The RNA shown here (c-di-GMP-I riboswitch aptamer) has 84 nucleotides and comes from Rhodopirellula baltica. It matches the Rfam family "c-di-GMP-I riboswitch aptamer". Rfam links the family to the GO term cyclic-di-GMP binding. Of the family's consensus pairs, 100% are formed in the model. The sequence was found by an Rfam model in a public genome assembly.
RNA sequence: UCGCGAUAAAGGCAAGCCGGCCGCGAGGCCGUGCACGCAAAGUGACGGAUCUCUCCGACUCGGGGAGAUGGCCGCGCCACCGAA
Numbered sequence: 001u002c003g004c005g006a007u008a009a010a011g012g013c014a015a016g017c018c019g020g021c022c023g024c025g026a027g028g029c030c031g032u033g034c035a036c037g038c039a040a041a042g043u044g045a046c047g048g049a050u051c052u053c054u055c056c057g058a059c060u061c062g063g064g065g066a067g068a069u070g071g072c073c074g075c076g077c078c079a080c081c082g083a084a
Stems, first nucleotide, its partner, number of pairs: 004082002012038002016034002018031005036071001042077003046074003049069009
């Protein structure tokens, strides 16, 4: 340095609930207390998947367009520590 991820050490993030705001919606943001969990739960919508809105059709579904989800998966980029 790379790989890897410990009953290690220092830390970090924050599911969900509550309150407020934004959005047609999926959902997002902020605050507060708790902490489900996470070795990338840091970051990027590139490929899937799921979800939302809208249009068309042969209408439980299929397709087009637009969007959401990174804590759904893959992949890319950056990164703390150092046991086996």